[in-house]
Molecule: Bacterial RNase P class A
Organism: Ornithinimicrobium faecis
RNA sequence: UGAGUCGGUCAGGCGGCCGCGUCGAGCCCUUCGGGGACUCGCCGAGGAACGUCCGGGCUCCGCAGGGCACGGUGGUGGCUAACAGCCACCCGGGGUGACCCGCGGGACAGUGCCACAGAGAGUAGACCGCCUCCGGUUCCGACCGGCGGUAAGGGUGAAAGGGUGGUGUAAGAGACCACCAGCGCGCCGGGUGACCGGCGCGGCUAGGUAAACCCCACUGGGAGCAAGGUCAGACAGCACGCGUUUGAGGGCGGCCCGCCCGAGUGUGCGGGUAGAUCGCUAGAGGUGGCUGGCAACAGUCACCCAAGAUGGAUGGUCGCCCCCGUCGCAGUGCCGGCAACGGCGCGACGGGACAGGACCCGGCGUAUCGACCGACUCAUCCA
Numbered sequence: 001u002g003a004g005u006c007g008g009u010c011a012g013g014c015g016g017c018c019g020c021g022u023c024g025a026g027c028c029c030u031u032c033g034g035g036g037a038c039u040c041g042c043c044g045a046g047g048a049a050c051g052u053c054c055g056g057g058c059u060c061c062g063c064a065g066g067g068c069a070c071g072g073u074g075g076u077g078g079c080u081a082a083c084a085g086c087c088a089c090c091c092g093g094g095g096u097g098a099c100c101c102g103c104g105g106g107a108c109a110g111u112g113c114c115a116c117a118g119a120g121a122g123u124a125g126a127c128c129g130c131c132u133c134c135g136g137u138u139c140c141g142a143c144c145g146g147c148g149g150u151a152a153g154g155g156u157g158a159a160a161g162g163g164u165g166g167u168g169u170a171a172g173a174g175a176c177c178a179c180c181a182g183c184g185c186g187c188c189g190g191g192u193g194a195c196c197g198g199c200g201c202g203g204c205u206a207g208g209u210a211a212a213c214c215c216c217a218c219u220g221g222g223a224g225c226a227a228g229g230u231c232a233g234a235c236a237g238c239a240c241g242c243g244u245u246u247g248a249g250g251g252c253g254g255c256c257c258g259c260c261c262g263a264g265u266g267u268g269c270g271g272g273u274a275g276a277u278c279g280c281u282a283g284a285g286g287u288g289g290c291u292g293g294c295a296a297c298a299g300u301c302a303c304c305c306a307a308g309a310u311g312g313a314u315g316g317u318c319g320c321c322c323c324c325g326u327c328g329c330a331g332u333g334c335c336g337g338c339a340a341c342g343g344c345g346c347g348a349c350g351g352g353a354c355a356g357g358a359c360c361c362g363g364c365g366u367a368u369c370g371a372c373c374g375a376c377u378c379a380u381c382c383a
Stems, first nucleotide, its partner, number of pairs: 001379010012321007020044002023041004027036003046354001050365002053363005058224004065257004070220005075089005090104001091102004105215002110213002112209003127154002129150003133146005162180006181205001183202008228278004237269006249261004285304008322352008333344004
């Protein structure tokens, strides 16, 4: 200098005018409960506030027991309130490398499935080919037919029962042998562990699929702030069914058993209310330092944290500045260069994203104009 990998920060700034929401003060009105469209002041979205995909807090309901189903998770060890998250490591794959990717338990428990092509797709398989034998023909090269043998070669396929070489054979074949690969078992060594390394033995070793059933281990009550509480306010009932100890109906997350409550309850039609307030924002909170840890994270000290709407506020406009892109410099802007061109300056135009709380947190995923910072890798050049 070029090409890359990983991580992080920011998310336009300032001012004027107009406008909006909560709260506070004033002012005005008041039936003294309160109300206000007025004035001033403070504060007023995000890195994702988003999707609502996980996990938790919180709230209400439920919580004798047994069985059966159902869902979730899935290498190991840690972290955490918890997780499907994060960190570190292991294994497999990719990259020269920094590094990246993996829904990563089990396919010798069982069952199912494997399109098309192909003879055959699972206790393998004779389509072509190769070979012995028998019969026939013969121009003596061979050819034709038949009973068989054969997985070495061809062909199909994503996948066809280890690979290479040899022995062997009519031709062949782990039939046998050597080496290699892989699997299983045993022993030894290392590691908390996943796992790794070494030695020995064994049968020549039968594919994939568990985001198919299934098996194994662990794990899971339900619903959600329209949760839920308080106050105020409104209304009109009617019809039919099933029931009151011969038990309707309800509860115990689903089903069964079982248990409990139990006099009402189910359906349809009709009618009414839809206001206020609490919940509500200081919390597993943030920033910085120190300590422990490879890290996630934990501990500790200091400092800092004023959205809380409820048809739902946080906006509009003007000016100056900032960042990026394109074009221009007109008796030829300045600097470098032979030049092409590059840098700087000035001017004009264009662009400055994605998107917005609604109980609160931790994650994940997705969207995003761009700008900047740090660490590392590879290639080349110079010293």